Predicted 3D model of an 84-nucleotide RNA (c-di-GMP-I-GGC riboswitch aptamer) from Thermincola ferriacetica. The sequence was found by an Rfam model in a public genome assembly. The coordinates come from a structure-prediction model, not an experiment, and the mean pLDDT is 85.
Parts: sequence; C1' cells; structure tokens
RNA sequence: AAUGAUAAAGGCAAACCAGUCGAAAGGCUGGGACGCAAAGCUAUAGGGCCUGUGGGUGAAGCCUAAGGCAGCCAGUUACCUAAC
Repeated sequence: AAUGAUAAAGGCAAACCAGUCGAAAGGCUGGGACGCAAAGCUAUAGGGCCUGUGGGUGAAGCCUAAGGCAGCCAGUUACCUAAC
C1' cells in the first nucleotide's frame, strides 16, 4: 500500500414500542438490536428511490415547485489490521 480475521480497542443501530415535529415521505429523543469495516460525512449541480399540502390539467391519471432517504449505488475523510 492493499485486504477485511472467529484479532484488539472502540463505534453505529433495522424492525418494533413510547414521546414529539411534519399534510406526507420522513426527522428528532428514549428504549430496543436485524445487521454494519465506513451503517462517519455529503441530498438545488452524479444516478436512483419515496412523499407531493401547493402548482399545471374539467376530473382521474400524469407532470411538477418543494420536501425526504447516505442502512441503494456513488463521492469524500478516517481507527485497527492477521494471513496473502
């Protein structure tokens, strides 16, 4: 340097439950652990997905301002590191 062990030190926390914010997706706090070697960070201008009160359209459907997801891929920074 690369790699990711049944290693060491430490970390995070799905579903679900309670509270709370939101129209929703979803967020936050506490409990809780399915898992995770980046499950750290980044969301108007990388792609993708979700919502869509409001707007377009007579309605439906569709599109969309806007919002959300980093535990989908991606970008970026980083601890430890046996064997090869």